[in-house]
Context: one part of a larger RNA
RNA sequence: GGAUGAACGCUGGCGGCGUGCUUAACACAUGCAAGUCGAGCGAAGCACUCUCUUCGGGGAGUGACUGAGCGGCGGACGGGUGAGUAACGCGUGGGUAACCUGCCUCAUACAGGGGGAUAACAGUUAGAAAUGACUGCUAAUACCGCAUAAGCGCACAGAGCUGCAUGGCUCAGUGUGAAAAACUCCGGUGGUAUGAGAUGGACCCGCGUUGGAUUAGGCAGUUGGCGGGGUAACGGCCCACCAAACCGACGAUCCAUAGCCGGCCUGAGAGGGUGAACGGCCACAUUGGGACUGAGACACGGCCCAAACUCCUACGGGAGGCAGCAGUGGGGAAUAUUGCACAAUGGGGGAAACCCUGAUGCAGCGACGCCGCGUGAGUGAAGAAGUAUUUCGGUAUGUAAAGCUCUAUCAGCAGGGAAGAAAAUGACGGUACCUGACUAAGAAGCCCCGGCUAACUACGUGCCAGCAGCCGCGGUAAUACGUAGGGGGCAAGCGUUAUCC
Numbered sequence: 001g002g003a004u005g006a007a008c009g010c011u012g013g014c015g016g017c018g019u020g021c022u023u024a025a026c027a028c029a030u031g032c033a034a035g036u037c038g039a040g041c042g043a044a045g046c047a048c049u050c051u052c053u054u055c056g057g058g059g060a061g062u063g064a065c066u067g068a069g070c071g072g073c074g075g076a077c078g079g080g081u082g083a084g085u086a087a088c089g090c091g092u093g094g095g096u097a098a099c100c101u102g103c104c105u106c107a108u109a110c111a112g113g114g115g116g117a118u119a120a121c122a123g124u125u126a127g128a129a130a131u132g133a134c135u136g137c138u139a140a141u142a143c144c145g146c147a148u149a150a151g152c153g154c155a156c157a158g159a160g161c162u163g164c165a166u167g168g169c170u171c172a173g174u175g176u177g178a179a180a181a182a183c184u185c186c187g188g189u190g191g192u193a194u195g196a197g198a199u200g201g202a203c204c205c206g207c208g209u210u211g212g213a214u215u216a217g218g219c220a221g222u223u224g225g226c227g228g229g230g231u232a233a234c235g236g237c238c239c240a241c242c243a244a245a246c247c248g249a250c251g252a253u254c255c256a257u258a259g260c261c262g263g264c265c266u267g268a269g270a271g272g273g274u275g276a277a278c279g280g281c282c283a284c285a286u287u288g289g290g291a292c293u294g295a296g297a298c299a300c301g302g303c304c305c306a307a308a309c310u311c312c313u314a315c316g317g318g319a320g321g322c323a324g325c326a327g328u329g330g331g332g333a334a335u336a337u338u339g340c341a342c343a344a345u346g347g348g349g350g351a352a353a354c355c356c357u358g359a360u361g362c363a364g365c366g367a368c369g370c371c372g373c374g375u376g377a378g379u380g381a382a383g384a385a386g387u388a389u390u391u392c393g394g395u396a397u398g399u400a401a402a403g404c405u406c407u408a409u410c411a412g413c414a415g416g417g418a419a420g421a422a423a424a425u426g427a428c429g430g431u432a433c434c435u436g437a438c439u440a441a442g443a444a445g446c447c448c449c450g451g452c453u454a455a456c457u458a459c460g461u462g463c464c465a466g467c468a469g470c471c472g473c474g475g476u477a478a479u480a481c482g483u484a485g486g487g488g489g490c491a492a493g494c495g496u497u498a499u500c501c
Base pairs, nucleotide, nucleotide: 001501002500003499004498006497007496008495009494010493013373014372015371016370017369018368019366020365021331026329027328028327030326031325032324035073036072037071040070041069044066045065046063047062048061049060050059051058052057080284081283082282089209090208091207092206093205094204095203096202099201100200104197105196106195107194108193109192110191112146114144115143121136122135123134124133125132126131152177153176154175155174156173158171159170160169161168162167182189183188210256211255212254217247218246222244223243224242225241227239228238229237259281260280261279262278263274264273265272266271286307287306288305289304290303309320310319311318312317337363339362340361341360345359346357347356348355349354376406377405378404379403386397387396388395389394410442413436414435415434416433420428445490446489447488448487449486450471451470452469456485457484458483459482460481466473467472
């Protein structure tokens, strides 16, 4: 000198764009943050219409109505945090002849015929509640057999082609196994199987990835093999048996620290530092463990168990998880609103209308940062007054002010008024922007002035009070302390502190 997610002191006019718990991965009141589909299903309620009526009501139909239930898809995305992790976690380059992939696209072949349940509901019943138990009824794109099998899986044996080792591909054969669902406004939307694509993921390998030797030996599923189990798949991943290996001064093991990267800061570069915001990957969701469902999780707003904590309780038993958005307490030098809207972009569901969306778009607060603008312009010497100083003559402040002549950026007032939206639909917002009238009005501070370092005098103080980044000032004329006048620098900021280069 540059930089910062900064803080502190003094000061503070406007706008745009960004950015804002770095500390306690501390605890959380309250509200919201993941639903949707009636064009899968049965019933209930409500409204309306028609009809029957013994006027109590019954039956049928319609509904963009309502809340539950069964069922489907989605809750594995999006959002948060960085505790753990020194690791194939990440980065980079490869491999899979060892793999999976819902929704989407393309192609091919199909969808025949049956069955038994169950929630809702009704009744009985246990419990304070949470939540159940029993009996009875009912439906489906829920569930289960049967048929069919182009193609597919498995077993057996064969031929051809080929590679990079295990091997791979194609063809034909025998046996065997597994499918499907309907809805409809008649336009379609779905279903099953197989193959291919796309997308997303999984695993393996080379290289790179902090400090400590005042950590030198470490390891027992450890290292390898054979056989199995398990997995989408390879593998001590797991298991039985066999062998005794394996890693290590090219730093194993242990300890400490740490999410990694694109990037960001600095620097001429090499390098050094850093990993906020934005983007990619990973890990986590009160702590620890576990699986279920599913194409996908060992699942933040799912389940089970254990633990700590909080809450309810009729003491028998139950409920909860903000490292989602706001917000509260606490910690701290320190970090915001319990806001508006789904109008746009995107996501989920739906045939659609649409619904949901604290993602997102916006608004609010903070000079926290960067950028832009303003606080007036011209003229004006009686060099006014005041103030400071003085050798008392003057000198400085100083064209500065006043006065005169203008202008209106910003702010304020009035009128008009968008784009963002493809037909409709705008939270932002009567916002941006434009026009008009109006008044110099409403808008300047902070630090410094001994040298480094731009900028000096007076008074007060008297090694006191104090200053200070270093050298050093202060003990009676202090350009170094305090105040004033003047000056210098930067400017809606200026200084200080902390950290990095």
Molecule: small-subunit ribosomal RNA, 5' domain
Organism: uncultured bacterium